This is a predicted complex of two RNAs, RNase P RNA and transfer RNA, with 447 nucleotides together. Rfam match: Bacterial RNase P class A. It is annotated as a ribozyme.
RNA sequence: GGAGUGGGCUAAGCGGCCGCUGCGGGGCACAUGUUGCUCCGGAGAGGAAAGUCCGGGCUCCACAGGGCGCAGCGGUGGGUAACACCCACCGUCCGCGAGGAUCGGGAAAGUGCAACAGAAAGUAUACCGCCCGUAAGGGUAAGGGUGAAAUGGUGGGGUAAGAGCCCACCGCGAGGCGGGUGACCGUCUCGGCACGGCAAACCCCGCUGGGAGCAAGACCAAGCAGAGAGCAGUUCCGGGAAGUCCGCUUCCCGGACGCGGACCGGCCCGGGCCGUUACGACUUUCGGGUAGGUUGCUGGAGGCGUCGGGCAACCGGCGUCCUAGACAAAUGGCCGCUCACGACACAACCCGGCUUAUCGGCCCGCUCCGGUU
RNA sequence: GGGCGUAUAGCUCAGUUGGUUAGAGCGCAGCUCUGAUAAAGCUGAGGUCCGUGGUUCGAAUCCACGUACGCCCA
Numbered sequence: 001g002g003a004g005u006g007g008g009c010u011a012a013g014c015g016g017c018c019g020c021u022g023c024g025g026g027g028c029a030c031a032u033g034u035u036g037c038u039c040c041g042g043a044g045a046g047g048a049a050a051g052u053c054c055g056g057g058c059u060c061c062a063c064a065g066g067g068c069g070c071a072g073c074g075g076u077g078g079g080u081a082a083c084a085c086c087c088a089c090c091g092u093c094c095g096c097g098a099g100g101a102u103c104g105g106g107a108a109a110g111u112g113c114a115a116c117a118g119a120a121a122g123u124a125u126a127c128c129g130c131c132c133g134u135a136a137g138g139g140u141a142a143g144g145g146u147g148a149a150a151u152g153g154u155g156g157g158g159u160a161a162g163a164g165c166c167c168a169c170c171g172c173g174a175g176g177c178g179g180g181u182g183a184c185c186g187u188c189u190c191g192g193c194a195c196g197g198c199a200a201a202c203c204c205c206g207c208u209g210g211g212a213g214c215a216a217g218a219c220c221a222a223g224c225a226g227a228g229a230g231c232a233g234u235u236c237c238g239g240g241a242a243g244u245c246c247g248c249u250u251c252c253c254g255g256a257c258g259c260g261g262a263c264c265g266g267c268c269c270g271g272g273c274c275g276u277u278a279c280g281a282c283u284u285u286c287g288g289g290u291a292g293g294u295u296g297c298u299g300g301a302g303g304c305g306u307c308g309g310g311c312a313a314c315c316g317g318c319g320u321c322c323u324a325g326a327c328a329a330a331u332g333g334c335c336g337c338u339c340a341c342g343a344c345a346c347a348a349c350c351c352g353g354c355u356u357a358u359c360g361g362c363c364c365g366c367u368c369c370g371g372u373u
Numbered sequence: 374g375g376g377c378g379u380a381u382a383g384c385u386c387a388g389u390u391g392g393u394u395a396g397a398g399c400g401c402a403g404c405u406c407u408g409a410u411a412a413a414g415c416u417g418a419g420g421u422c423c424g425u426g427g428u429u430c431g432a433a434u435c436c437a438c439g440u441a442c443g444c445c446c447a
Base pairs, nucleotide, nucleotide: 001369002368003367004366005365006364007363008362009361010360012338013337014336015335016334017333018332020044021043023041024040025039026038027037028036029035030033046344050355051354053353054352055351056350057349058213059212060211061210065269066268067267068266070209071208072207073206074205075089076088077087078086079085090104091102092101093100094099105204106203110202111201112198113197127144128143129140130139131138132137152170153169154168155167156166157165171193172191173190174189175188176187177186178185179184217295218294219293220292226286227285228284229283230282231280233257235256236255237254238253239252240251241250242249243248258276259275260274261273263271264270302321303320304319305318306317307316308315309314339342374446375445376444377443378442379441380440383399384398385397386396392430401417402416403415404414405413423439424438425437426436427435
């Protein structure tokens, strides 16, 4: 100097004027209030506020438990409120390298798939070839050829030709020993090889998951019109009261069994709840009304600094700071100066992640190649 | 806020346990027929299967993310 790789920061700046949405304080007005007007002070979008792809908080509903099913996740260890996220490590693959990718459990539980080509595609087999033989026929799986994949690979011995047929090394499998929390790694012995691929095919194994969502939910005000359909014991037991012709009858309370209803938001068992001569403040189907205010609402798994623990993610202590809260929905407009001439895009209950979009600028670590000293 | 669907030729659509070269109708181009059209007949062209990445020997099909359009519920 060139090429590359990993990570971080920033998101035009300064000044003036006028507006918009909350907050605090003052003044005036009267309808005395969470009011109106006005003045002053101070605050006011993002790294993704986005997609809504995951996980949690919060709120309401439901909640004895079990079975089947459904969905999600999937190397190991850790972090965390939790996760499909993050960190570290392991294995495999890619790259000369720095580094990158990885839905990465199970294929001897079972079922299934493998087009075309090829002799043969998961079961074993022989087209050409090689060898024996006159031939018929037999032996062979080295070589050729097909394919994504052909029943271990390389070398040597051996043989009629060959072949794990035998041997060495590598691979594979089983077992032992050592290291590591573990995934796994190393090594030794044995086995001549049993068998391969696909589970982002069904499936099996392990783990996790109740449902709904701030239009959740709470309060106030205002307003309206109802209509259709459905409905189950005059059982049994105990207690009390009243009546009585002393046999019982009626009423009330409690319980048992049965029945009816909606609930447990996939189904079943099962469960509790309400009702049980009850026509209802019941269940259900339609219809009608409201579209206002307050609250939830923003101080939080919060930011920054520092110290300590940890390889790291992260955790803990101390100090310090307060930083939007709208409901047709606030960040804009104008002017001046400067520059690299300005991208993607804008909160809506709140957080932690992921993913995607993004004009540029700056900084740091590392690798490879070339040149010069 | 919650739940789904679609994207394949110019247009409308097929395409299933993933398999050679993705089809159909209409339209388009050429030829035949006709004096000339239409109709009819014959032939042909036309596709990055919405995009990117992954799984697989192999992807329109399976998986993930994104883009555009549409639907349902509160």